Background
RNAcentral holds the sequence, with entries from SILVA. This is a predicted structure of a 1407-nucleotide RNA (small-subunit ribosomal RNA) from a metagenome. Model confidence (mean pLDDT): 84 of 100.

């Protein structure tokens, strides 16, 4: 050292227990799965309790050794071995029993010891319990009826099998049942509950965390073991997937804890520990435990704390706002003083641990009794993951710590800038198009705060599914009507029962949660304790009013019988007359018919008209009527037959027999369908004629189906009273219809009832309205509704011959759709009324030429504005320069103009010359005041000036228009829920809301009228510059002169006219008509005067002004040009076209104005425009100034002229620095168009239209325009039907930007969702059949076989293999449900200003 033995430890192995707990998930499941209550035919390891036992034997087998196969997983042979592993025998309370009997257990090990034994842990049988489990059952909780029938082991019985256990759980036989409208079957969805969220509650939603139950463990099937599984980390088989392989075979299952990947808007550490609590094993030590206890990550939630506190006004700086003053941020900051939660550093430092094993001590029970033990008590006795954590102390220092959202209303909180329907916002309404509290930013403010805001989801508000707690005439909603089944509801009295109901107990309703009260962490969240609640279920008594059930009765509901009555109630048959059409014949001749007007059509082949006769079909005049009948649809000549319902009177009978009514059944207009008839009229479709832009219409001429009859379908209507049925109650009045009673001589009249109308009280109603015929108040039952569109569509089912009907969605889309009433506006609605609105007249425009304005075009510019009426001879009462704003060019920059400050300088200015187009520049000459402050002025600098630049849609002011129309409003009252109404409407009347009367209105205001001005008559006063009758003077003549105030006139004050008077009408009113008188008569004529408002009307270019824009230019100065252009179009005018005229000659009569930088006479010159010259006049004095048409005379004689005057040529005049672009006028010459004007359209009603001239403003000059003035001086108005505009009342309305409104459908384009769809690709059930793994069970004649028995042969039993039944997956076939996708097709929705028409809203132009 090998080897042997003993002890200890490790790894295997045998054996025992556990692994069926704990942990995860919610796929499946609509079910006894769950919740709750009850039950009987069961099992239950470990645990507790009681009783009894534990005797005696036997044969194997792992590990181990050895051998073999395989890549591996693993498998196989041989040898030997142990047990609390396995197997007999004995015995036993027990179990079964046909009472004979049969059946049927066990295991030892350890400690102590007086070595007889004792004790502990076990083992076996059994009793009872506890716990857990299995089973049955009442009740409860999802959606779809577009799921209505389902079911063959299905329902029950008998027998057997099977199970721990009842049972069709399984098998055989028998019967034909079972479930279902109280929802079977099918489909969809879903784990259920305690609870959780919300809500006043009832409810609604939900099933995370915690707790109870169930189900599942990769998908499907299966059993084994076991007390318990058909078993998450066990087995077998099949499928899918992943991995290993030597290709032969094998392995696997995170819905355990961490972690990875993928999907996704999104969800954590591959942590520490068994210290605590709990579980398993074990006598125990101890081991195992991703249960659990902790830590980590995440503001994910709840709770608590902090980010400092006090003082601090030059109210700092900065920011923001403001014109500034100033305000605000804001005591906020800075600054001073203080504190230290938190932070950092250092130090200290718990509780969570109880006791276990073991030790010590004491006491106790049984036994005769020691020890180990057993029971009880005391004491001792290790252990902390979190973690040096909570907490405490010391030190430092405001030190380490604030964001998010909102500010239009809802909804607390506003300014500026930027942007300019852009960018963007938005929960709803809605913001944004140049002044955005709505976008973005800033400042400020509001809210919440370690969070805030958004998104999603649920409940609430929502009485918006209505049990609490809704509705249905018109808003969505009464079934078309009846009948009836189920169901629901149901009269009076009595008795009984006790199901509902009430009451008193019992039991259950787990714990947690919630509520209330306490307690523990510094507080709270959190945790602990206690009471009650847990509204429910089960059960035992008691009560008997109500409901129910049973019995007995009643007559008021319902019904029956008898008499009478009304009736277009229904069905069948028969019979009429009128009309229409057709046929035949007669008379007769040219049309008839039809329409807004026509035509198609018809007629000389004889129509229409008329007479006679005949045929056919349909409908039934008058009566006839908010009259009758019927359930509704509906029913109308007469007669007969059959038949239904209703009303009424008085009695009798019956005895609740009733009401409603899902399904079902029947009836059910018109149209439509089928078969067969019939067919006069009418008449879809169709044809033709018209109308029209078109006219597939309205109108006309024809005309088929249909309309009629019979039979059979259809089953719908605005089937409407848009009002379900029945019953009861609740003021009346007045008609009509049918009965009854009273009354009368008879009508009358009164009462009552059934119907049918109107009005109306209470009440109801959103209002309108309803109102004993309810839409009032109640009861019972049925049907129906839940925003508009999509859509009564799709699809499925069902009915139908078809047409189509019944039932009946969704996606998507909108923020409305709708009702009733109000005020307006509008109407090809009505009534009344007015206006030069029409009509009646006169004269024009539109045609010509020219003037002027506008558009367009052109242009460097042709400056700008005005655009139906209400722009266009308008701003402009006057563009050659200027004006002037436009264009080109040349200049200036504190500026052409204003104010202020500082500094410097001086006059500024004027005249002359030069350059220049000029502005301007240069030069020369000349030249201030002062109170000494300065005034005035130049330069420099700074503030600022300036803008006819934009916005009239930011504005003021002014203006146009409706419209000189008669309206527009208010206070108080009344009325209506209200918007509102009333007044203001009505009857009269007016020019008038003018006045009168009436009236729930009474008053008032702005308008109307009047007051004001002019004009018409007259008086008084006054009498120059006006006037002149009388008187006087004078002249050629003149109020010329004296004079006068009479007249005219002037200009001041008065008078006068008011329906005052008369007659008539009218309500006796207001007023109207007529008349008288009067200068004037009903507002005498004219003017000024313009209500509330409308047109975002016009004007930023009169002026003023917010905002924006330009600032060596968009300002300003200058020269020239332009506004004056010219193919054209329009408006407004002038002149004409001629004889009522034109030319010439002569001659008469105005008014109103203007005039000193002016008007200018007489005179002279010029043909003339005009010139020379300058009397007079600051104007009733003088001048412009001649008025013209008119009148008288003469010429022209109907023509492109003696009309007309454009255009052009020539010569001039005037103004003006200047008439070229671009003035007016004159003279001579020229002599165009035009011969009265298409469609259309304008003005005017009396001193007006028409016509004639005159003056003025502007203005140097320029007028056909404008504003005024006078002269001459008409016609017509029957009347209100029509066109236009307006006023009042009423009516309809789908309009309210208000009819220039609204709005419909096709088509075209784009997008979206849906339906159908040849097919195609899946998924889930179902049925039939085929194949059939693993496996239980059954069976087996083959093979193997230790224990037991044996007569030693073998048997019993067991195993293997085979076979059979069942059966997962798989396969085949059929049918079904559902989803995806799809050529193509269909309709729908939504879109910007598309196309075509105009269907609806008004009488919507055809209701």
């Nucleotide at each position: 050292a090998a080897c042997c033995u003993u002890g200890u430890g490790a790894g295997a192995c045998u054996g025992g227990c556990g692994a069926a707990c704990g942990g995860g998930u919610g796929a499946g499941u609509a079910a006894c799965a769950c919740g709750u209550g009850a039950g009987a035919a069961u099992c239950u390891g470990u645990c507790u309790u009681g009783a009894g036992g534990u005797g005696g034997g036997g044969g194997a087998u792992a590990g181990c050794c050895u051998a073999u196969g395989g890549a591996a997983a693993c498998a196989u042979g041989g040898g030997g071995u142990a047990a609390u592993a396995c197997c007999g025998c004995a015995u036993a309370u027990g179990u079964c029993u046909u009472c004979g009997g049969a059946u049927g257990a066990a295991a030892g090990c350890a400690g102590c010891u007086u070595u007889u034994g004792c004790u502990g842990c076990g083992c076996c049988u059994u009793u009872a319990g506890a716990u857990g489990a299995g089973c049955u059952u009442g009740c409860g909780g999802u959606c779809c009826a577009u799921u209505a029938g389902c079911u063959a082991g299905u329902u029950g019985g008998u027998a057997g099998g099977g199970u721990a256990a009842a049972g069709g759980c399984c098998u055989a036989c028998c019967a034909a049942g079972g479930c279902a409208a109280c929802g079977a079957u099918g489909g969809a969805u879903a784990g259920c509950c305690g609870g959780c969220c919300u809500g006043a509650g009832a409810g609604g939603g939900u099933g995370a965390u915690c707790g109870g139950c169930c189900a599942c463990a990769u998908u499907g099937g299966g059993a084994c073991u076991g007390a318990g599984a058909c078993a998450c980390g066990g087995c077998c088989c099949a499928g899918a997937c992943u991995c290993c392989u030597a290709c032969g075979g094998g392995a696997g299952g995170c819905a355990g804890c961490a972690g990875c990947u993928a999907a996704g808007a999104a969800u954590c550490u591959u942590c520490c520990g068994c210290a605590a609590u709990g579980g398993g094993a074990g006598c125990a030590a101890u081991c195992c435990u991703g249960a659990c206890g902790g830590a980590g990550c995440g503001a994910c939630g709840c709770c608590g704390c902090g980010u400092g506190a006090a003082c601090g006004a030059u109210g700092a700086a900065g920011g923001c706002a403001g014109a500034a003053a100033u305000g605000u941020u804001g005591u906020a900051a800075a600054g001073u003083u203080c504190u230290u939660u938190u932070u950092u550093a250092u130090g200290g430092g718990a509780a969570g641990a109880a006791u276990a094993a073991g030790g010590u001590c004491a006491a106790g029970a049984a036994g005769a009794g020691a020890a180990u033990g057993c029971u009880u008590g005391a004491u001792u006795g290790a252990u902390g993951a979190c973690g040096g954590u909570a907490c405490c102390a010391u030190a430092a220092g405001a030190a380490u710590a604030a964001g998010c959202u909102c500010c239009g209303g809802c909804u607390a909180a506003c300014u500026a800038c930027g942007u300019g329907c852009c960018a963007g916002c938005a929960g709803c309404c809605g913001c944004g198009g140049u002044a955005a509290u709505a976008c973005g930013u800033a400042g400020g403010g509001g809210g919440c705060a370690a969070g805030c805001g958004u998104u999603g989801u649920u409940c609430g508000g929502a009485u918006u599914u209505a049990u609490u707690g809704g509705g249905c005439g018109u808003a969505a909603a009464g079934g078309g009507c009846a009948u009836c089944u189920a169901g629901g509801c149901u009269g009076u009295u009595a008795u009984g029962c006790a199901a509902g109901u009430g009451u008193a107990g019992a039991u259950u309703g787990a714990a947690a949660g919630a509520c209330c009260g306490a307690g523990g962490c510094u507080u709270a969240a959190c945790c602990u304790c206690g009471u009650g609640u847990u509204u429910g279920g089960u059960u035992u008594g008691c009560a008997a009013a109500c409901u129910g059930c049973a019995u007995a009765a009643c007559u008021a509901g319902a019904a029956u019988c008898u008499g009478g009555g009304a009736u277009g109630g229904g069905g069948a048959a028969c019979u009429g007359g009128a009309a229409u059409u057709c046929c035949a014949c007669g008379u007769g001749u040219a049309g008839g018919g039809g329409u807004g007007a026509a035509a198609u059509c018809u007629g000389u082949a004889g129509a229409g008209a008329u007479g006679u006769g005949g045929a056919a079909g349909a409908a039934u005049a008058c009566c006839g009527g908010u009259g009758g009948c019927g359930a509704a649809g509906g029913c109308g000549a007469g007669u007969u037959c059959c038949u239904g319902g209703c009303c009424u009177a008085a009695g009798a009978u019956c005895g609740a027999c009733g009401c409603u009514g899902a399904a079902g059944u029947g009836c059910g207009a018109a149209a439509g369908u089928g078969u067969g008839g019939g067919g006069a009229g009418u008449g879809a479709a169709c044809a033709g004629g018209a109308u029209u832009a078109g006219a597939u219409a309205c109108c006309c001429u024809g005309g088929u189906a249909g309309u009629c009859c019979a039979c059979a379908c259809c089953g719908u209507a605005a089937a409407c009273g848009u009002u379900g049925c029945a019953c009861a109650c609740u003021a009346g009045g007045u008609g009509c219809u049918g009965g009854g009673g009273g009354g009368u001589a008879a009508u009358a009249c009164c009462c009552u009832u059934a119907g049918u109308g109107c009005c109306g009280u209470a009440g109801c109603u959103a209002a309108c309205g309803c109102g004993u015929u309810a839409a009032g108040u109640g009861u019972g039952c049925c049907g129906c509704c839940u925003g508009g569109g999509g859509a009564g569509u799709a699809u499925g089912c069902u009915c139908g011959c078809a047409a189509g009907g019944g039932u009946g969605a969704a996606a998507c889309u909108c923020a409305a759709a709708g009702g009733a009433a109000u005020u307006g506006a509008c109407g090809g609605g009505g009534g009344c009324c007015c206006g030069c609105g029409c009509a009646a007249g006169c004269g024009g425009u539109g045609g010509a030429g020219c003037a002027u304005g506008u558009g367009g075009u052109u242009u460097a510019a042709u400056u700008c504005g005005a655009c139906g009426a209400u722009a266009c001879g308008c701003g402009a009462a006057g563009a050659a320069c200027c004006u002037u704003a436009c264009c080109a060019g040349g200049g200036c920059u504190u500026g052409a103009c204003a104010u202020a400050u500082a500094c410097c300088g001086g006059a500024c200015g004027g005249c002359u010359a030069u350059a220049g187009a000029g502005a301007u520049a240069u030069a020369g000459c000349u030249u201030c005041c002062u109170u000494c402050g300065g005034g005035c002025u130049g330069g420099u600098a700074u503030a600022c000036a300036g803008g006819u630049g934009c916005u009239g849609c930011a504005u003021g002011g002014u203006u146009g228009u409706c419209g000189u129309c008669a309206g527009c409003u208010c206070g108080u009252g009344u009325u209506g829920u209200g918007a509102g109404a009333u007044g203001u409407u009505g009857g009269g009347u007016u020019a008038a809301g003018u006045c009168c009367c009436g009236c729930a209105a009474c008053g008032a205001g702005c308008g109307c009228a009047a007051c004001c001005c002019c004009u018409a008559u007259u008086g008084c006063u006054a009498g120059u510059u006006g006037c002149c009758a009388u008187c006087a003077g004078g002249u050629a003549a003149u109020g010329c002169u004296g004079g006068g105030g009479a007249c005219u006139c002037u200009a001041g004050c008065g008078a006068a006219a008011c329906u005052g008077c008369c007659g008539g009408u009218g309500a006796c009113a207001a007023a109207c008509c007529g008349g008288a008188g009067g200068a004037a008569g009903g507002u005498g004529g004219g003017g000024a005067u313009g209500a509330c408002g409308u047109c975002a009307a016009a004007u930023c270019c009169u002026c003023a002004u917010g905002g924006c824009c330009c600032u060596u230019a968009u300002g300003u100065c200058c020269u020239g040009g332009g506004c004056u252009a010219c193919a054209c179009a329009c408006g407004u005018g002038c002149u004409a076209c001629a004889a009522u005229g034109g030319g010439c000659u002569g001659u008469a009569c105005a008014a109103a104005g203007g005039g000193u930088a002016g008007c200018a006479a007489g005179a002279c010159c010029g043909c003339g425009a005009g010139g020379u010259g300058g009397a007079g006049c600051c104007a009733a004095u003088c001048c412009c100034a001649a008025a013209a048409a008119g009148c008288a005379g003469u010429c022209c004689u109907c023509a492109g002229u003696u009309c007309g005057g454009a255009u052009u040529g020539a010569a001039g005049u005037c103004u003006g620095c200047a008439a070229c672009u671009c003035g007016a006028c004159c003279u001579c010459a020229u002599g165009a168009a035009g011969u009265u004007g298409g469609a259309a359209u304008c003005g005017c009603u009396a001193g007006u239209a028409a016509u004639c001239g005159c003056a003025g403003a502007u203005c140097a000059g320029c007028a056909u325009g404008c504003u005024g003035c006078g002269g001459u001086g008409a016609a017509u108005a029957c009347g209100u039907u029509c066109c236009c505009g307006g006023g009042c009342c009423u009516u309809g309305u789908a309009c309210a930007c208000a009819c220039c409104g609204c709005c419909c459908g096709u088509c075209a384009c784009a997008c979206c969702a849906u339906c159908c769809g040849a097919g195609u690709c899946g998924a889930g059930g179902a049925u039939a059949c085929c194949c059939a793994a693993a496996g239980u069970c059954a069976u087996u004649a083959c093979c193997c076989u230790a224990a037991c028995c044996u007569u030693c042969g073998g048997g019993a039993g067991g195993g293997g293999g085979g076979u059979g039944c069942c059966u997962a997956a798989g396969g085949u076939a059929u049918g079904u449900u559902u989803g995806g996708u799809a050529a193509g097709g269909a309709g729908g929705g939504u879109g910007a200003a598309g196309u075509c028409g105009u269907a609806a809203c008004a009488a919507g132009g055809u209701a």
Background: Rfam family: Bacterial small subunit ribosomal RNA. Gene Ontology terms of the family: ribosome and structural constituent of ribosome.